Predicted 3D model of a 77-nucleotide RNA (c-di-GMP-I riboswitch aptamer) from a Lachnospiraceae bacterium. The RNAcentral record of the sequence draws on ENA.
[in-house]
């Protein structure tokens, strides 16, 4: 300093239902819960691609736990 792993510790996030709010919707905040996550940290009018919604239509709307981009922990080899 590169690689590569998850076989390690202490930890960390949270799906879906259900419950109250918000929104036209997809979807979101709040509690409950725990599917399963080694980046389920962060980024979507601060860059790509794909996907949903669709109030009439485009989406400056949503989806990062799809790809993808980027920062970050821990030390077994």
């Nucleotide at each position: 300093u590169u690689a590569a792993u998850a076989u390690g510790u202490u930890g960390g996030c949270a799906a879906a239902a259900c419950c109250g709010g918000u929104g036209a919707a997809a979807a979101c905040c709040g509690g409950c819960g725990a599917c399963g996550c080694a980046a389920a940290g962060c980024u979507a009018u601060u860059a790509g691609g794909g996907c949903c919604u669709u109030u009439a239509a485009a989406a400056u709307g949503g989806c990062a736990g799809c790809c993808a981009g980027u920062u970050g922990c821990a030390c077994u080899u």